[in-house]
Context: one part of a larger RNA
This record gives sequence, structure tokens and C1' cells, in this order.
RNA sequence: UUGGGCGUAAAGCGUCCGCAGCCGGCUUAUUAAGUCCAGAAUUAAAGCCCGAAGCUCAACUUCGGUUCGUUCUGGAAACUGGUAGGCUUGAGUGUAGUAGAGGCAAACGGAACUUCUAGUGUAGCGGUGGAAUGCGUAGAUAUUAGAAAGAACACCAGUGGCGAAAGCGGUUUGCUAGGCUAUUACUGACGGUCAGGGACGAAAGCGUGGGGAGCAAAUAGGAUUAGAUACCCUAGUAGUCCACGCUGUAAACGAUGAGUACUAAGUGUCGGGUUUCCGGUGCUGAAGUUAACACAUUAAGUACUCCGCCUGAGUAGUACGGUCGCAAGGCUGAAACUC
Repeated sequence: UUGGGCGUAAAGCGUCCGCAGCCGGCUUAUUAAGUCCAGAAUUAAAGCCCGAAGCUCAACUUCGGUUCGUUCUGGAAACUGGUAGGCUUGAGUGUAGUAGAGGCAAACGGAACUUCUAGUGUAGCGGUGGAAUGCGUAGAUAUUAGAAAGAACACCAGUGGCGAAAGCGGUUUGCUAGGCUAUUACUGACGGUCAGGGACGAAAGCGUGGGGAGCAAAUAGGAUUAGAUACCCUAGUAGUCCACGCUGUAAACGAUGAGUACUAAGUGUCGGGUUUCCGGUGCUGAAGUUAACACAUUAAGUACUCCGCCUGAGUAGUACGGUCGCAAGGCUGAAACUC
């Protein structure tokens, strides 16, 4: 386990694809598996349940009866299913346009930081609340010219855009995916969701090989302080970057699963078409919902379909087992006991 829920109280898988399963548009004919009607058989007795009766009542006992299930026969044909056909509104395709930091690869660009070389130049620079460590007469800081290297792309920039999510921002080229609008030309239900399964998946981390300007866990030193394994300062290694492989987690958040239909308005903005309109993205608000906050055609409203998840707090996302991983660890996931 009847049932109630999942924005913030426990609870939506990080996201998508998708087999089985479940669910599925309009219409014609047929079938009769589900469904419904009638009859029959069976369902041992006792018991249970219902209605009576008998022991003074009750327990108890006796009598009568129903239900459920299964099978068979006959019938009905609205709905669900099956079979055969048709349709175009769902879905997909074509044609003509169109917006975009969607993805991958290559090439190129300017500003800045750092380092190096050379010139000018001289005693400080840097840093802080104030200092010191540090750098500097072996010529620093400042400034001018040149070179190298790596990383990131100011302004444009916008509750702007694109992407399933993670995410994506200099310019150009090549390859490539999806969307939207118009048209209604084609197919004709080809659809929705999805246990298991598969793919993608920030940052950090791991392996091998490169690279290393800036930043910076660890670490060292200077301060502060009663102490200061910190906050502040001076340095600085992994890492951050690239290639390939692994890891598979995040407040992976809209803390809101996906799909379809319906339900006042007003307004900003993006794309298409222009005449009404269609598709995104925001704000304010009606009915309604909500414990409230708030949500409100981008629903948390009204309904349906499918999946996931919750069931007092702690113990605990722990132990054990299984499985995945090179490891770190991930996934699955208790109990005793306490309140």
C1' cells in the first nucleotide's frame, strides 16, 4: 500500500536520446479478447457475512439465504482492443527566406602584464591602517626604442542572442548541427513518455607528453596578535593553458520532470511576416491556486498521459555487501541506539 504530496516544510534524476512497458487524433466496415445481459455447472461440511429461531440474556447451538471466483452455452456491439480501408488537424518531409557568443578546426590582430637587449637618468622604489620582509649605486623605480613568450579578448554589451543541459563573447575562412517564419506541395498517426540501457556533462582532481606571461592552493619570510598553523604584505610550487585518456560530481537552481489542451488584460524587448499573426525572452496584474511568500497563457490555475522521488529528527549519505574507478572517490544504501 485506502490515500496525500514534491518552488521555499521530506521529496523533480544535472541534461538529452531511446528498446521493452504504459498511454494515444478523425472516420467506415467487421470481429467479439476486454466489457455488459441471460441461463447452466462448480464452489464438500463447518466457519465468515445477512436474516430468523432455541437455551431467562450472551457466548453457544439450529434453520434459511446472499456474495466472490472459475468454466460452459446463448446474446448485445456504445466504449477499449484486433483486422481491413479512408482522412488531415498531431508528427515528419519539401520549397523560399532568415537571426544567432550553437559546435569543431585552422590562420590572423591589437591593448595590457612580465622578462630580455640598448639609450636617457639618479637614489630611491615597492608596499601598508602604519610598517617590515623584498628590489636598488653590480644603476633599480621612471621613461624611450626594439625583441620574446604565454594567457585573456576592453568598448560594442543589452532581465540581448544561441544551445538539451553543462555552457558559448577579438577577427576571418572551412566543415557542421539545430531553430524560427512564409507556403500548404508531399507522406498519412509515422505520436507522447520512458524502468533497464546509451551519450553529453562546470570547477577541482588523476595519468602520459608539452607549455608556463599573469594569477595562485601548498610552502617560506615580514607584520598583526595573549597566541595567529588566518585575515594584510613580499615571494612562490602544483594548478590554471594545449593534446589524448580517465573521473562523473556542484546552491549541475527557475531549489519548479517531460508532453498536450484550455483559462482576463496591459506593457518592454528579440526574430520572421505585415493586415490580422506566429515563435522566444522579461515586467505588472484577472479569475483561480497557495500556510504564507508568492505563482498567474514561460502557472505554482483547470484537466489528461508517462516517468522519477518523499513518508519524524539524529545516527548517515555513514557501516556492510555489490558494482564502477589508476587513485581520490562515485552509484546503490541500512540498523542498533538516542530524542